[in-house]
Context: one part of a larger RNA
RNA sequence: GGCACAUGAUGGAUGCCUUGGCAUUGAGAGGCGAUGAAGGACGCGAGAACCUGCGAUAAGCCGAGAGGAGCCGGUAACUAGGCUGUGAUCCUCGGAUUUCCGAAUGGGGCAACCCUACCGAAAGGUAACUCUGGCCUGAAUGUAUAGGGCCAGUAGAGCGAACGCAGCGAACUGAAACAUCUCAGUAGCUGUAGGAAAGGAAAGCAACAGCGACUCCGCAAGUAGCGCCGAGCGAACGCGGAUCUAAACAGCGACCCGUAUGAACGGCCUGGAAAGGCCGACCAAAGAAGGUGAUAGUCCUGUACGGCGGGAACUGUGAAUGGCUUCAAGUAGAGUCAGGCUCGAGAAACCUGGCUUGAACAUGGGGGGACCACCCUCCAAGCCUGAGUACUACUCAAUGACCGAUAGUGAACCAGUAAGGCGACUGAACGGUGAAAAGCACCCCGACAAGGGGAGUGAAAUAGCACCUGAAAUCAUGUGCUU
Numbered sequence: 001g002g003c004a005c006a007u008g009a010u011g012g013a014u015g016c017c018u019u020g021g022c023a024u025u026g027a028g029a030g031g032c033g034a035u036g037a038a039g040g041a042c043g044c045g046a047g048a049a050c051c052u053g054c055g056a057u058a059a060g061c062c063g064a065g066a067g068g069a070g071c072c073g074g075u076a077a078c079u080a081g082g083c084u085g086u087g088a089u090c091c092u093c094g095g096a097u098u099u100c101c102g103a104a105u106g107g108g109g110c111a112a113c114c115c116u117a118c119c120g121a122a123a124g125g126u127a128a129c130u131c132u133g134g135c136c137u138g139a140a141u142g143u144a145u146a147g148g149g150c151c152a153g154u155a156g157a158g159c160g161a162a163c164g165c166a167g168c169g170a171a172c173u174g175a176a177a178c179a180u181c182u183c184a185g186u187a188g189c190u191g192u193a194g195g196a197a198a199g200g201a202a203a204g205c206a207a208c209a210g211c212g213a214c215u216c217c218g219c220a221a222g223u224a225g226c227g228c229c230g231a232g233c234g235a236a237c238g239c240g241g242a243u244c245u246a247a248a249c250a251g252c253g254a255c256c257c258g259u260a261u262g263a264a265c266g267g268c269c270u271g272g273a274a275a276g277g278c279c280g281a282c283c284a285a286a287g288a289a290g291g292u293g294a295u296a297g298u299c300c301u302g303u304a305c306g307g308c309g310g311g312a313a314c315u316g317u318g319a320a321u322g323g324c325u326u327c328a329a330g331u332a333g334a335g336u337c338a339g340g341c342u343c344g345a346g347a348a349a350c351c352u353g354g355c356u357u358g359a360a361c362a363u364g365g366g367g368g369g370a371c372c373a374c375c376c377u378c379c380a381a382g383c384c385u386g387a388g389u390a391c392u393a394c395u396c397a398a399u400g401a402c403c404g405a406u407a408g409u410g411a412a413c414c415a416g417u418a419a420g421g422c423g424a425c426u427g428a429a430c431g432g433u434g435a436a437a438a439g440c441a442c443c444c445c446g447a448c449a450a451g452g453g454g455a456g457u458g459a460a461a462u463a464g465c466a467c468c469u470g471a472a473a474u475c476a477u478g479u480g481c482u483u
Stems, first nucleotide, its partner, number of pairs: 001482009015468001016432002020403002022400007029392002031159002039101003042055003046079002049075003061095005070083003106115003116127004129156002131153007163194001164192005174181001204211002215242005225233002248317004255311005265280005281298002283287001289301003322384003333357002336353001339350001343369001364379005419426002439467001442454004
């Protein structure tokens, strides 16, 4: 030096666990905001860094209710002080306060700052813009109008996850190239609304039989069609379902929040500890779940069934075959250019632009895929309309052949943090002592260390805060063999 074994160190895999996530279902709620939001800045505690809560009345103030013993939030203890059966803390409901910034709105501004006018003794209040309404004034220009001024408004403005409607509207891509076409009326941008929105009561379909507003789902059907007839795109009729409301009547049941009550077990054994094993009981409208020193229906919190208080104003039944009106003209139609329909064209119907045109009036008019006749069907150019449908930022409940700390959210841990970037933006890692801190009094070595050795606690300290288990790489020591 090598190899083997043993013992330790390092390291944090694995196993077990779960405070956190993920997905789905059923309900609720579907908005907040000039009565100043969302989001922040700065403050508020006896001592106070952060989180939480709150706002100069500042971890809180007032009232009501429920309840009945301790309380003064968390990391997180500690000391001091205080509150409370005159009912506190906690919980529910209502109210008050609510600095400064922020739509931010008296003016300004490099957000959380600066400056001003008026009213008022002070405290304090008012003073942006737009819109709507009213009043007063008032040009060119006579009447007027534009414009200006004043007053009033619980009007608007901004924020918010998806879902809606409307306007504008790509490209990569596919066509194995590419231009029509496709991707796709998608993404994106914009406007605007609601708890849903939109649509909606036939100038509709159909086919000689008939149906009877709209919306959504299943089929029809990848059919009929469209298509450099390429790639691809892609209906309808019809059928089956969901739904089908309003007046009025009835009820406080159901809903949401809170809250009290709430049955029934002992012995022995093992063990640090009994909920385990053995023996014998009991309750059950309660054998959901969680906790308790190991696995508990009967120990605790609860759970089932019943109850109480509060909140909001709702819920159920339910007739009319939806309802209203002034009954619709530069309209319908034609021509032309686009668009949207399965329809990319020399074609119906729909929709729209503009230089162009332009009816009839129920003895009438539209449609039935060029067009004409017959026949059938409907009545445009006015308006409103619940349900069935879509979505889930948020709240509650429940479920899982979902994850279990390199997984599951980026985030189980003070995470959109630390950190990076001029910026838009990007973006981590970090869970587990023990049943209980009983968290090692005291002694020794050491530097009044770090660290260690005893002693003690504990079931265990090779559970000692670098703490459950503690793999491998790697390191050290010892022993053996070997060179």
Large-subunit ribosomal RNA, domain I from a Planctomycetota bacterium, 483 nucleotides, folded computationally. The full RNA is in RNAcentral, with records from ENA. Its mean pLDDT, the model's own confidence on a scale to 100, is 81.